[in-house]
Context: one part of a larger RNA
């Protein structure tokens, strides 16, 4: 170095944007650096193989020969790779028309519930459990009608459905705004793909400041259960949960499956589009998603199977027996919490 591998055995980076790098489409024309031939120098002696010879063998020695992947230089050769020019247009982008959506952000309104006050009716229990008890109630609770305030969430629709890189996104209008899909084939004209480093996004919980707090509710406080209950079961309840701002940077972040291309049977459901025309309550072609089941292959089965675990090529990230350990040190980041990177003795 070069062989093997990453759904579930160890292993795919949470997730996009990109820098170097590495890898790239079709034609033609030149160069000849990689690449190939052929020929000259060169590659010290000893060793190492071959052949021979002197010590009685033989280790040893002596002579010859071959070898020495190499490296220089000259000559050619031009399919590939490269470099230089010049040309297309499928690959990417832009244009233009069009479409669907819980993509983002701000911002206004709405209704059910709830809990709280206030009022009225009522006049004794409510609540809660397996049963019960703490708790609430004559200082009038619980039900029940009227108000009147506060907050978080948004029933039906709602789906194996949509959208988004990815965490994620669900009441309604309005604003600003991102992608996407679809026809036209109009226009550059390889502008392309991957991504060490970097940079940005990153559920929950937690930290910092200012708010805000109805419900729920770690932590506590009681009632139950129990051998005992620091627990499931109840009654309460602070922090949290929520808004703005700045942190943190984690995960069963999951498809436990990187991203890109291109090929390789089908059947049947669904979104969103375009086309067709015998104008159908239909039907057929097409593109793009999202599921299902299954030919071939793939696997160790499980199972995947044009959204591949397939058949191949590029790029990048990981793996290398269990335990010790994501720990110990250094280092870097954070305000703390911790995070990243990440050992080794020992042991089995």
């Nucleotide at each position: 170095c070069u062989g093997g591998g990453c759904u579930u055995a160890a292993a795919g980076g949470g997730c996009g944007c990109g820098u170097a790098g590495g890898c790239g489409g079709g034609c033609u024309c030149g160069c000849a650096a990689g690449u190939c031939a052929g020929g000259g120098g060169u590659g010290a002696a000893a060793g190492c193989c071959c052949c021979c010879a002197g010590c009685u063998c033989a280790a040893c020695u002596g002579g010859g020969g071959a070898a020495g992947u190499g490296c220089c230089u000259c000559u050619g050769a031009u399919a590939c790779u490269g470099c230089g020019a010049g040309c297309c247009u499928c690959g990417a982008g832009g244009g233009a028309g069009g479409u669907a959506g819980g993509g983002g952000c701000g911002u206004g309104c709405g209704g059910a519930a709830c809990u709280u006050c206030c009022g009225g009716u009522g006049g004794a229990g409510c609540g809660g459990u397996g049963a019960a008890a703490u708790g609430c109630g004559u200082a009038g609770a619980u039900a029940u009608c009227g108000g009147a305030a506060g907050g978080a969430a948004c029933a039906c629709c709602g789906g194996u459905g949509g959208c988004g890189a990815a965490a994620g996104c669900g009441g309604c209008g309005c604003g600003c705004u991102g992608g996407a899909c679809c026809u036209c084939u109009u226009c550059u004209g390889a502008c392309g793909c991957u991504g060490a480093g970097g940079c940005g996004c990153g559920a929950a919980a937690g930290c910092c400041a200012g708010g805000g707090g109805a419900g729920c509710g770690a932590a506590c406080g009681g009632g139950a259960u129990u051998a005992g209950a620091u627990a499931c079961c109840c009654c309460g309840g602070u922090a949290g949960u929520c808004c703005u701002g700045g942190c943190c940077c984690u995960a069963a972040a999951c498809g436990u499956u990187g991203g890109g291309u291109a090929c390789u049977a089908g059947g049947u459901a669904g979104u969103g589009g375009g086309c067709u025309g015998a104008c159908a309550u239909g039907g057929g072609c097409u593109c793009a998603c999202u599921g299902c089941c299954g030919a071939a292959g793939c696997a160790a089965a499980a199972g995947u199977g044009u959204u591949a675990a397939g058949u191949a090529c590029c790029c990048c990230g990981c793996c290398u027996g269990g335990g010790g350990a994501g720990u110990a040190u250094g280092g870097u980041c954070g305000c703390a919490a911790g995070g990243c990177u990440g050992a080794a003795a020992c042991u089995c």